The RNA shown here (transfer RNA) has 74 nucleotides and comes from a Patescibacteria group bacterium. The prediction has a mean pLDDT of 82. It matches the Rfam family "tRNA". Rfam describes the family as follows. Transfer RNA (tRNA) molecules are approximately 80 nucleotides in length. The family's RNA type in Rfam is transfer RNA.
RNA sequence: GGGCCCAUAGUAAAGUGGUAUUACGCGGCAUUCGCAUUGCCGAGGCCCGGGUUCGAUUCCCGGUGGGUCCACCA
Numbered sequence: 001g002g003g004c005c006c007a008u009a010g011u012a013a014a015g016u017g018g019u020a021u022u023a024c025g026c027g028g029c030a031u032u033c034g035c036a037u038u039g040c041c042g043a044g045g046c047c048c049g050g051g052u053u054c055g056a057u058u059c060c061c062g063g064u065g066g067g068u069c070c071a072c073c074a
Stems, first nucleotide, its partner, number of pairs: 001070007010024004018054001026042005047063005
């Protein structure tokens, strides 16, 4: 330098052109003498910029970061 893959909540993952989901974690309440467990409630997220579209997290282009393979090292 080139090809391919990936980027979603604190962590790990799912998902899709029309309200973003789950588990664990976190906060509150109930339960307990207390802790744990359990139940209920809640906060928290689509890497960045542009395009297409009535509407983009999703499709397209570019960038950034990560992974992997190949090439180069004149």